Context: one part of a larger RNA
RNA sequence: UGACGGGGACCCGCACAAGCAGCGGAGCAUGUGGAUUAAUUCGACGCAACGCGAAGAACCUUACCAAGGCUUGACAUCCUCUGACGUGUAUAGAAAUAUACAUUCCCUUCGGGGCAGAGAGACAUGUGGUGCAUGGUUGUCGUCAGCUCGUGUCGUGAGAUGUUCGGUUAAGUCCGUCAACGAGCGCAACCCUUAUAAACAGUUGCCAAUAUUAAGUUAGGAACUCUGUUUAGACUGCCGUGGAUAAACACGGAGGAAGGCGGGGAUGACGUCAAAUCAUCAUGCCCCUUACGUCUUGGGCUUCACACGUGCUACAAUGGGCAUUACAAAGAGCAGCAAGCUGGUAACAGUAAGCGAAUCUCAAAAAAGUGCUCUCAGUUCAGAUUGUGGGCUGCAACCCGCCCACAUGAAGAAGGAGUUGCUAGUAAUCCCGAAUCAGAAUGUCGGGGUGAAUGCGUUCCCGGGUCUUGUACA
Numbered sequence: 001u002g003a004c005g006g007g008g009a010c011c012c013g014c015a016c017a018a019g020c021a022g023c024g025g026a027g028c029a030u031g032u033g034g035a036u037u038a039a040u041u042c043g044a045c046g047c048a049a050c051g052c053g054a055a056g057a058a059c060c061u062u063a064c065c066a067a068g069g070c071u072u073g074a075c076a077u078c079c080u081c082u083g084a085c086g087u088g089u090a091u092a093g094a095a096a097u098a099u100a101c102a103u104u105c106c107c108u109u110c111g112g113g114g115c116a117g118a119g120a121g122a123c124a125u126g127u128g129g130u131g132c133a134u135g136g137u138u139g140u141c142g143u144c145a146g147c148u149c150g151u152g153u154c155g156u157g158a159g160a161u162g163u164u165c166g167g168u169u170a171a172g173u174c175c176g177u178c179a180a181c182g183a184g185c186g187c188a189a190c191c192c193u194u195a196u197a198a199a200c201a202g203u204u205g206c207c208a209a210u211a212u213u214a215a216g217u218u219a220g221g222a223a224c225u226c227u228g229u230u231u232a233g234a235c236u237g238c239c240g241u242g243g244a245u246a247a248a249c250a251c252g253g254a255g256g257a258a259g260g261c262g263g264g265g266a267u268g269a270c271g272u273c274a275a276a277u278c279a280u281c282a283u284g285c286c287c288c289u290u291a292c293g294u295c296u297u298g299g300g301c302u303u304c305a306c307a308c309g310u311g312c313u314a315c316a317a318u319g320g321g322c323a324u325u326a327c328a329a330a331g332a333g334c335a336g337c338a339a340g341c342u343g344g345u346a347a348c349a350g351u352a353a354g355c356g357a358a359u360c361u362c363a364a365a366a367a368a369g370u371g372c373u374c375u376c377a378g379u380u381c382a383g384a385u386u387g388u389g390g391g392c393u394g395c396a397a398c399c400c401g402c403c404c405a406c407a408u409g410a411a412g413a414a415g416g417a418g419u420u421g422c423u424a425g426u427a428a429u430c431c432c433g434a435a436u437c438a439g440a441a442u443g444u445c446g447g448g449g450u451g452a453a454u455g456c457g458u459u460c461c462c463g464g465g466u467c468u469u470g471u472a473c474a
Stems, first nucleotide, its partner, number of pairs: 001474002003471003007468007015458002019422005026313008034304002042053002064299007073123001077122002079119005086103007105114003126287001128286003134282002136277003139273001141271001146185006152161003165176003191265004196232007206221002210219002235259001238253005315415001319374006331362003336355002340351004381412001386407007428450007
């Protein structure tokens, strides 16, 4: 000087407390461990692994296993020779592949080049090892308020000072003081979005007035909504009280759409964990080279006495069923979204308009409300499981997809110890969309609808910051 303390003082955080909803019990989905297996590919392991890499394993993917093949190779450069390569058909085969028949070159500056086959070796290849050899990227403490430097001064020196102290702040934020004076990386601001207004612009959007229609449908209008460009707006700027007389600031008020960082996002200092990744990629070294490379078919990653994590659905009356009927936002669309019509109980099929989209389509909103019914039951709750018959995607749904109809109708009576999230348009609840994607979400990411309770406070638990103190630690 640090680190540590079941030392001290002060401060902060959904850390506790006050509340609301959960998890832990059930069924299922999904990930992991374990077990199993020819293989169940690999990585990730307290927080910070476990709906994680994977924004999507039937084949492919795929790295694993079995079997069948190839050996200058699936891929790249170089040399020599040849001329086709390819396509179609047939045979063998699970396919890769092999053979046979038919057909047969292109460009050219005429040197050659393209493409393919054969041969020779230089090589090529490796999702093989090492993340404790590395780059790059990332997590984490933590969006915590810290981390440092120059000059000066003090100290023999390691170092100190500045950065401490008194206030204050979300903040090393600002003010005052001070052997310090300044500066840098962080904080804040600048960026995006949202909340208000104005100007400009009115189509595909809008409709107050006029006419018109089944319908903003058409004529028309440029007010309103909305769209999107430029501006304005918030700064403790104004007033009062408090504050050492001062300042930062605190509380209240005015005006205002918005008030004290307005809400949300992006943004992550010096560093810590030899944290993660050699399987995104790159890369040193080591290892393999008729195989640890590569091609193909089939299987596996989907197993299942069990254990754990994360979710979904429930256990019902604030509910279930039937009927009727309003109000979104944000997205996507041509190998696409598909209206309408017809068929089907339905999944869906047939046909087909429009739309590269403020125009057309996905698209129906949902919870809610109203009416009827059920009347507390393992039920008209719950929907697992299983049977049968269908639909869709796709060479192909047996291993191993999703959906529909009918039948079947399991556990489950609110979940022990314990434990998680959340302070406002939040929690809870309800639907909608997208990426990936042929098909395959209860996951992920986004969008809106309805919309709470509680917060006395900082004694305690957890994590963090500053100062100080002790130390047999570095």

Background: A computed fold for a 474-nucleotide part of an RNA from an uncultured bacterium, annotated as small-subunit ribosomal RNA, 3' major domain. The prediction has a mean pLDDT of 81.